[in-house]
Context: one part of a larger RNA
Molecule: small-subunit ribosomal RNA, 3' major domain
Organism: Pinus lambertiana
RNA sequence: UGAUGGGGGCUUGCACAAGAAGUGGAGCAUGUGGUUCAAUUAGAUGCAAAGUGAAGAACCUUACUGGGGCUUGACAUGCCAUGAAUCCUCCCGAAAGAGAGGAGUGCCUUCAGGAACAUGGACAUAGGUGGUGCAUGGCUAUCAUCAUCUCGUGCUGUAAGGUGUUGGGUUAAGUAUCACAACGAACACAACCCUCGUGUUUAGUUUCCAACAUUGAGUUUGGAACCCUAAACAGACUGCCAGUGAUAAGCUGGAGGAAGGUGAGGAUGACGUUAAGUCAUCAUGCCCCUUAUGCCCUGGGCGACACAUGUGCUACAAUGACCGGGACAAAGGGUCACAACCCUGCGAGGGAAAGCUAACCUCAAAAAAGUAGCCACAGUUUGGAUUUCAGGCUGCAACUCACCUGCAUGAAGCCGGAAUCGCUAGUAAUCACCAGUCAGCCAUACGACGGUGAAUCUGUUCCUGGGCCUUGUACA
Numbered sequence: 001u002g003a004u005g006g007g008g009g010c011u012u013g014c015a016c017a018a019g020a021a022g023u024g025g026a027g028c029a030u031g032u033g034g035u036u037c038a039a040u041u042a043g044a045u046g047c048a049a050a051g052u053g054a055a056g057a058a059c060c061u062u063a064c065u066g067g068g069g070c071u072u073g074a075c076a077u078g079c080c081a082u083g084a085a086u087c088c089u090c091c092c093g094a095a096a097g098a099g100a101g102g103a104g105u106g107c108c109u110u111c112a113g114g115a116a117c118a119u120g121g122a123c124a125u126a127g128g129u130g131g132u133g134c135a136u137g138g139c140u141a142u143c144a145u146c147a148u149c150u151c152g153u154g155c156u157g158u159a160a161g162g163u164g165u166u167g168g169g170u171u172a173a174g175u176a177u178c179a180c181a182a183c184g185a186a187c188a189c190a191a192c193c194c195u196c197g198u199g200u201u202u203a204g205u206u207u208c209c210a211a212c213a214u215u216g217a218g219u220u221u222g223g224a225a226c227c228c229u230a231a232a233c234a235g236a237c238u239g240c241c242a243g244u245g246a247u248a249a250g251c252u253g254g255a256g257g258a259a260g261g262u263g264a265g266g267a268u269g270a271c272g273u274u275a276a277g278u279c280a281u282c283a284u285g286c287c288c289c290u291u292a293u294g295c296c297c298u299g300g301g302c303g304a305c306a307c308a309u310g311u312g313c314u315a316c317a318a319u320g321a322c323c324g325g326g327a328c329a330a331a332g333g334g335u336c337a338c339a340a341c342c343c344u345g346c347g348a349g350g351g352a353a354a355g356c357u358a359a360c361c362u363c364a365a366a367a368a369a370g371u372a373g374c375c376a377c378a379g380u381u382u383g384g385a386u387u388u389c390a391g392g393c394u395g396c397a398a399c400u401c402a403c404c405u406g407c408a409u410g411a412a413g414c415c416g417g418a419a420u421c422g423c424u425a426g427u428a429a430u431c432a433c434c435a436g437u438c439a440g441c442c443a444u445a446c447g448a449c450g451g452u453g454a455a456u457c458u459g460u461u462c463c464u465g466g467g468c469c470u471u472g473u474a475c476a
Stems, first nucleotide, its partner, number of pairs: 001476002003473003007470007015460002019423001022420002026314008034305002043052001064300007073125001077124002079121005086103005092097001107114002127289002130287003136283002138278003141274001143272001150185004154163003166179003193266004198234007207224003237260001240254005303442001316416001320375001322373001324371001332363003338355001342351003382413001387408001389406004429452003434447001
């Protein structure tokens, strides 16, 4: 100087407390371990692995496995020979691939040839999701959005070092202030950026409709005040007042204001820690394979199932289930697409088809809520697993192994032991909606979006993570 202590002091965080909703029990979905298997490809393993990479495993993907094939190779560059390319038919085969026949003679040209493509040949070489993340780059997680981590000059100490960075009060903050052998500075903090909240100006179609009529319909005429859209600006700075504080930094209360003391949310992540993660995104050193650890194809597997576990969904009901009619969003997507209206089917769907490259048309019905009725506390008009049958859609193909619909079937479950997780306000909880990936979809996931909308905390004794000062130590 660090590290460390069931040492001390100060301080902070959904850390505890105070609350409310869960998980742990049930069924199912999904991931993982284990077991099994020809294969169940492989990575990730406390927090910081386990609905993770994967924003879509029937084939493909695919890396695994059985079998069938290829060896200058599926791909790249260079050389030689032949043929334009390309298309059609037959035949063996599960396909890959092999064989036979025919059509076809293009483009540029200095008529030598060339460009593109195909087939064959020889070699340089290709190829490898093979190994090593403990050889690496890049990227990422984590402590942690915690407030720290350092430097120059000076001073000080024999030196390692110290000082600055400590002390007082203060802040979300090494934030700013006063003091001080220190004076300055860099990276982080903050601000600058984006979204939301208020207003002004500009603009007025595809948006809007106050007046005015009108229609099946803001459809038409007229208008741009309002709503809205989207660009620029304004606005918040402890600026003002009072109290308090050291006449400071600030803190407390108030006024005005759409918003008040970081207005709310996001992006933004210092020096470093974990030989953390990734050689399977990519790149890359070294090692290894080269008629195979490379490449093509077909079938299977990644979906197995005594079990264990993580994350979720649905429930156990009356604050509810079912049924009828009538309401109110936001944000998104759409041309190989979204598809209205109409017809048809109980339905999934089918037929036909207007419109729309979208503030125009469309997906699209918002659902909880409210209202009228019914059920009366039951394993039920709860719950929906499981299973039979009958259908639909996508796709060469739905058996292994997709999704959806209808009739029937109607399991466990009556609020969950020890333990444990997230959450402080438009938050939790609850309700639906949308997108990406995508032929289809195993999405109950993930990412957004709005509707309804709480309780509790004005504390720091304890548990736990962090910061500063100080102290003990046989540790470095």